A computed fold for a 72-nucleotide RNA from a Candidatus Berkelbacteria bacterium, annotated as transfer RNA.
[in-house]
């Protein structure tokens, strides 16, 4: 120097080109002398950054980033 893969909620990960969602953590409640565990609502999203294509893009296209792995 080249090829891959990946990048979304504090954390792990999803999501067919058509309302971005689980799970654990937060918060409130419930239950218990107390906690802890269980149970119940419930809060949080500039989808790494910029542009393109398209009625409509987390999904496609092209640059940049940064990380991983491999080649050299």
């Nucleotide at each position: 120097g080249g090829a891959u893969u990946g990048c979304u909620a504090g954390c792990u990960c999803a999501a067919u080109g058509g309302u971005a969602g689980a799970g654990c953590a937060g918060u409130g409640g419930c239950c218990u002398c107390u906690u802890a565990a269980g149970c119940c609502a419930u809060u949080g999203g500039u989808u790494c950054u910029g542009g393109g294509u398209u009625c409509g893009a987390g999904u496609c296209c092209c640059a940049g980033g940064c990380a991983a792995u491999c080649c050299a």
Rfam family: tRNA. It is annotated as a transfer RNA.
The prediction has a mean pLDDT of 80.
The sequence was found in a public genome assembly.
Taxonomically the source falls in Candidatus Berkelbacteria (Bacteria, Bacteria candidate phyla).